Background
This is a predicted structure of a 553-nucleotide part of an RNA (large-subunit ribosomal RNA, domain I) from a Bacteriovoracia bacterium. Its Rfam family is "Bacterial large subunit ribosomal RNA". Rfam links the family to the GO terms ribosome and structural constituent of ribosome. The prediction has a mean pLDDT of 84.

[in-house]
Context: one part of a larger RNA
RNA sequence: AGCACGAGGUGGAUGCCUCGGGACCUAAUGGCGAUGAAGGACGUAGAAGACCACGAAAGAGUGCGGUUAGCCGUCAAACGGGCGUUAACCCGCACGUGUCCGAAUGGAGAAAUCCAAUAGGAGUAAUGUCCUAUUAUCCUAGCGUGAGUGAAGUAGCGUUAGGAGGCAAACUCAGGGAAUUGAAACAUCUCAGUACCUGAAGGAAAAGAAAUCAAGCCGAGAUACCGUCAGUAGUGGCGAGCGAAAGCGGUAUAGUCUAAACCAGUAGGAUUUUUCUUACUGGGGUUGCAGGACUUCAAUGUGAGACUGGAAUUGGUAACAGAAUCGGGAUGGAAAACCCGGGCCAUAGAAGGUGAUAGCCCUGUAAGUGAAACCAAGUUCAGCUCUAGAAGUAUCCUAAGUACCACGGGGUCGGAGACGCCCUGUGGGAAUCUGGGGGCACCAUCCUCCAAGACUAAAUACAAGUAGGUCACCGAUAGCGCAUAGUACCGUAAGGGAAAGGUGAAAAGAACCCCGUUUAGGGGAGUGAAAUAGAAUCUGAAACCCCGUGCUG
Numbered sequence: 001a002g003c004a005c006g007a008g009g010u011g012g013a014u015g016c017c018u019c020g021g022g023a024c025c026u027a028a029u030g031g032c033g034a035u036g037a038a039g040g041a042c043g044u045a046g047a048a049g050a051c052c053a054c055g056a057a058a059g060a061g062u063g064c065g066g067u068u069a070g071c072c073g074u075c076a077a078a079c080g081g082g083c084g085u086u087a088a089c090c091c092g093c094a095c096g097u098g099u100c101c102g103a104a105u106g107g108a109g110a111a112a113u114c115c116a117a118u119a120g121g122a123g124u125a126a127u128g129u130c131c132u133a134u135u136a137u138c139c140u141a142g143c144g145u146g147a148g149u150g151a152a153g154u155a156g157c158g159u160u161a162g163g164a165g166g167c168a169a170a171c172u173c174a175g176g177g178a179a180u181u182g183a184a185a186c187a188u189c190u191c192a193g194u195a196c197c198u199g200a201a202g203g204a205a206a207a208g209a210a211a212u213c214a215a216g217c218c219g220a221g222a223u224a225c226c227g228u229c230a231g232u233a234g235u236g237g238c239g240a241g242c243g244a245a246a247g248c249g250g251u252a253u254a255g256u257c258u259a260a261a262c263c264a265g266u267a268g269g270a271u272u273u274u275u276c277u278u279a280c281u282g283g284g285g286u287u288g289c290a291g292g293a294c295u296u297c298a299a300u301g302u303g304a305g306a307c308u309g310g311a312a313u314u315g316g317u318a319a320c321a322g323a324a325u326c327g328g329g330a331u332g333g334a335a336a337a338c339c340c341g342g343g344c345c346a347u348a349g350a351a352g353g354u355g356a357u358a359g360c361c362c363u364g365u366a367a368g369u370g371a372a373a374c375c376a377a378g379u380u381c382a383g384c385u386c387u388a389g390a391a392g393u394a395u396c397c398u399a400a401g402u403a404c405c406a407c408g409g410g411g412u413c414g415g416a417g418a419c420g421c422c423c424u425g426u427g428g429g430a431a432u433c434u435g436g437g438g439g440c441a442c443c444a445u446c447c448u449c450c451a452a453g454a455c456u457a458a459a460u461a462c463a464a465g466u467a468g469g470u471c472a473c474c475g476a477u478a479g480c481g482c483a484u485a486g487u488a489c490c491g492u493a494a495g496g497g498a499a500a501g502g503u504g505a506a507a508a509g510a511a512c513c514c515c516g517u518u519u520a521g522g523g524g525a526g527u528g529a530a531a532u533a534g535a536a537u538c539u540g541a542a543a544c545c546c547c548g549u550g551c552u553g
Stems, first nucleotide, its partner, number of pairs: 001552006008545002015538001016502002020474002022471006029463002031167002039101003042055003046079001049075003052059001061095006070083003106115003116135007137164009171202001172200005182189001186237001212220002224251005234242002255455003258399001262283009288433001290398004294392004303386003307383004313377005319369002325342005343360002345349001351363003404428008414440001435450005489496002509537001512524004
C1' cells in the first nucleotide's frame, strides 16, 4: 500500500408520518368606497421582537342573546400583577370609538410629512398653543348676482342640494388591435378578431317579441344555452386551411311600453277680432287577417303584474341535547383499543383523538331542538299599475337625410365572385296602404313580414371570498413559489425570488459531581421502554474519512 472482516465518524437517501397543497362537486353569495375603500404607516399589553387583534375609548368600550367556572390571543414557558356566580373569559348580532397616509378631496409634498383659512370653544394678563367642524374638482338641478351690447332666465361669478371619482378573481359587452406561427420559402390566406390596450356595467352581462324563417302553394311563431344537423352545404394561392344555417330533440318560457293622427290644458310668439304656431303636461293609441284616429252603438266587469309596503312562514348568522362494555388473559414502557368469553346500542358501524388496532372511553355522528338582534327568500294581504267588444270607411296618422340607388370598406360559411342579406364612410335621395322590406344577381307570379323608438325574468358564463364534501391526486428535490414567504436575498428600477418539517406516550429536556476559560465539548449520576431517542434529537442507505484484527507483498 492493497484485499477481507469488524466497530465508528460524516452525510441525510429510504421507510413511516402530516400542520400544507392540487383537482373537482354542491350550496349560499356575488361587491367595497367621500358615513373616506382596497392597501398600508405608526402606535396600543408589566416586560425586547414577530404574527394576529385593536385605534389616543387602542390586547379594548356599550347594549342584547348564547354558553360557562374559570380567564388575562399565538410564537412561549416562567415571573409579577389582576379579572370572575353583582356572570368574567369565550361565541354571535347590533352600536360606538376608529391617529396618519392612501381616490385623498383646504394648500403643498420626496406617501404615512409640512403649512393654513373661516366659525365655535379651551387656555393665557396678552401672544404663542390646543380642540371640534368646514373649506378639492367635475356633472346635474335650484337660487342669487350679472358683462361685452343702457336689452337678455346670455357668458361668467357666487351659493344650496344631489351625484361622480378609487379598488376588486374571473365571467360580459363595446371601441381599438398585433406578431411569432402554419402554408414545410412567401405576399392573398392562417395564427385571430386571439394576445394586449382602453371604456362601461351587472350578479350575471349580452340577446330578445319578426320589415324572422320556411315553402313552392304545406307551415312555424321572441331570445339564450345544450345535443344533432355536420366536418355536411359551402369557401379556399380550390393550397394550408376555414366552415355555417334551416329543420329535429331538449333546458327554460312572458310578454310589453312609446312616437304620430285626434281631444283638452298651461306657458310663450305672431295676429285687428278670429285663428295659426312653438314647447310642455294629461287623455288617446301601438298593428299586418293591416291597425288606429274619426262617426255610431254596446259594456262598467273580468283577469294580470316583472312595482311598493307590512305581518305570519322558511332559511342563515351563536348554540342545545344526543344511545350502547363488562370479565379474564399473554406480551409490553403503556392495553378501556390486541386475544378469549359473555353482553349492549344503532334513523348513530362518517371521522378524529386517547401510552399499539375502540360502534358502546372522549370530541363527535344519525334523527331532533333553538334566536333578544340583524340579514335573505318567496307566499299571502294591502296599495298602485295594466287589461275588453261590434258596425261604418269619406278624410287623417302609422318613427327621414331614413328607406332606396351609386361608389369605397366591414360582417356572414361566402377571400368580389353570377353575390343577395346586415352595418356603414362619401354623393344623390322617396313614399304612407293604390305604401314599403324580404324569399341569395335580375324579372314576373305567388308567399311572407311591417324598418328607420324603447323595455323585458328564466334556462347560460364565471369564482376572489364563505360553508360543506369527494378523490385508483401529492406526501417535504413531491404537492402552490411558500407545511407558509412574496419573507431572506438580488437588481437603480420594472422585476426576479429561495432554502428550511419529525425528541419522547409524557419534558419526565439531564438535580448533583468531575475535566475545561464562570466556555465549547465531554465523563459520571439521574429520567425514560429506549439517550447509538440528548435537543445538530424518528429511521439513518451511499459516496467520503478513520480505527482495530487477519491475509498478501